[in-house]
A computed fold for a 480-nucleotide part of an RNA from a metagenome, annotated as small-subunit ribosomal RNA, 3' major domain.
Context: one part of a larger RNA
RNA sequence: UGACGGGGGCUCGCACAAGCGGUGGAGCAUGUGGCUUAAUUCGAUUCCACGCGAAGAACCUUACCCGGGUUUGACAUGCAAGUGGUACUGAUCUGAAAGGUGAGGGACCCAGCAAUGGGAGCUUGCACAGGUGUUGCAUGGCUGUCGUCAGCUCGUGCCGUGAGGUGUUGGGUUAAGUCCCGUAACGAGCGAAACCCUUGUCCUUAGUUGCCAUCACCUUGGGUGGAGACUCUAGGGAGACUGCCGGUGUCAAACCGGAGGAAGGUGGGGACGACGUCAAGUCAUCAUGGCCCUUAUGCCCGGGGCCGCACACGUGCUACAAUGGCCGGUACAAAGGGAAGCAAGACCGAGAGGUGGAGCGAAUCCCGUAAAGCCGGCCUCAGUUCGGAUUGAAGGCUGAAACUCGCCUUCAUGAAGUUGGAAUCGCUAGUAAUCGCGGAUCAGCCAUGCCGCGGUGAAUGUGUUCCCGAGCCUUGUACA
Numbered sequence: 001u002g003a004c005g006g007g008g009g010c011u012c013g014c015a016c017a018a019g020c021g022g023u024g025g026a027g028c029a030u031g032u033g034g035c036u037u038a039a040u041u042c043g044a045u046u047c048c049a050c051g052c053g054a055a056g057a058a059c060c061u062u063a064c065c066c067g068g069g070u071u072u073g074a075c076a077u078g079c080a081a082g083u084g085g086u087a088c089u090g091a092u093c094u095g096a097a098a099g100g101u102g103a104g105g106g107a108c109c110c111a112g113c114a115a116u117g118g119g120a121g122c123u124u125g126c127a128c129a130g131g132u133g134u135u136g137c138a139u140g141g142c143u144g145u146c147g148u149c150a151g152c153u154c155g156u157g158c159c160g161u162g163a164g165g166u167g168u169u170g171g172g173u174u175a176a177g178u179c180c181c182g183u184a185a186c187g188a189g190c191g192a193a194a195c196c197c198u199u200g201u202c203c204u205u206a207g208u209u210g211c212c213a214u215c216a217c218c219u220u221g222g223g224u225g226g227a228g229a230c231u232c233u234a235g236g237g238a239g240a241c242u243g244c245c246g247g248u249g250u251c252a253a254a255c256c257g258g259a260g261g262a263a264g265g266u267g268g269g270g271a272c273g274a275c276g277u278c279a280a281g282u283c284a285u286c287a288u289g290g291c292c293c294u295u296a297u298g299c300c301c302g303g304g305g306c307c308g309c310a311c312a313c314g315u316g317c318u319a320c321a322a323u324g325g326c327c328g329g330u331a332c333a334a335a336g337g338g339a340a341g342c343a344a345g346a347c348c349g350a351g352a353g354g355u356g357g358a359g360c361g362a363a364u365c366c367c368g369u370a371a372a373g374c375c376g377g378c379c380u381c382a383g384u385u386c387g388g389a390u391u392g393a394a395g396g397c398u399g400a401a402a403c404u405c406g407c408c409u410u411c412a413u414g415a416a417g418u419u420g421g422a423a424u425c426g427c428u429a430g431u432a433a434u435c436g437c438g439g440a441u442c443a444g445c446c447a448u449g450c451c452g453c454g455g456u457g458a459a460u461g462u463g464u465u466c467c468c469g470a471g472c473c474u475u476g477u478a479c480a
Base pairs, nucleotide, nucleotide: 001480002479003477004476005475007474008473009472010471011470012469013468015464016463019427020426021425022424023423026318027317028316029315030314031313032312033311034309035308042053043052064304065303066302067301068300069299070298073128077127078126079125080124081123082122083121088105089104093100094099108119109118110117111116130293131292133291134290135289139287140286141282142281143280144278146276151190152189153188154187155186156185157166158165159164170181171180172179196270197269198268199267201238202237203236204235205234206233207232212226215225216224217223241264244258245257246256247255248254320420324379325378326377327376328375329374330373336367337366338365341360342359346355347354348353386417391412392411393410394409395408396407397406433456434455435454436453437452438451439450
């Protein structure tokens, strides 16, 4: 000087408390451990691994296993030699395919009249390719974490023999090393804040594909004429700064209350992550040093596996019901996606779906009926009209191909489950809870995941004694 303390002081955080909803019990989905296996590819392992890499494992992917094949190689560059019946194409036969066989056909570019020469391609040989082999404790890059915590430093000066200190401590204050005052310090940098995006109000510009107040017409639909108000769209601008008032405060910074205002003290949300820590993670995104393999640890193919199941754990979904289930009627979104695509009306089917194809590269057309909600009816507390696992049968779709191992529909079947021990998680407002919708990946899909979108919409706390983590000051130390 740090680090640590079941030392102290001050302070903060859904850290506790106050509250709401869960997990832990059940069934299933998914990841992991373990076990099994020819293989169940590899990595990730307290917080910071475990719906993680994987935003799509039937083949492919694919790295694993078994089997079949191949050796200048699936791919690159160079050198040498050869090459017109050559490159290329490819009937037949063989094979699970890869591949092998090879009848027949059969070229191109440059120079040149031609012979021929050169090139491309191919074959052979040699250099070499190739490796998801190893080392993340040799590395770059990227990332997690402490932590969006308020810290981390420097120049000069001053103090100290020196390590170092001071500044950065102190008194207030803040979300903040934020600002003020004091001060052997005076300044500065990286961080915080601001600048950026989005949302909340208004003005203005513009008016199609969007809108419809007033006017007219009609086939009653903004459909048509029209209108440029409103909504909206997307450019520009205004607006919030403790600016104003009162109080408190050291005449300060600031805090408390108020006015005006769409919004008030960082308005809400996002992007943004200091010096560093964990030899944290990744050699399997990529790049890369060393080491290793080179008729194999490279490459191609068929099939299997990654989906195995006495069990254990994590994360989720669906429930156990009446604030509910079922049936009928009826209302209101936002944000997205669409050309090898989204697909309307119509027709067929009980349905999944099929036939067909208007329109749309989309403010125009389509996906596309939002659901919870509201109105009416049935059920009457039961393992039930709750719950839907499991299984049987019949179908549909994608795709060469659904046995291992896809999704969907219909009929039948109807399991466990009656609120979950110890323990444990999330959340402070348009949040939790609850309800549906969309997208990426993608032929299809094991999506209940992830990333977004809107609808309905709470309770509790203005406390810091305790648990956890963190910041500053101080103290002890046999630790560095």
The RNAcentral record of the full RNA draws on SILVA. The coordinates come from a structure-prediction model, not an experiment, and the mean pLDDT is 85.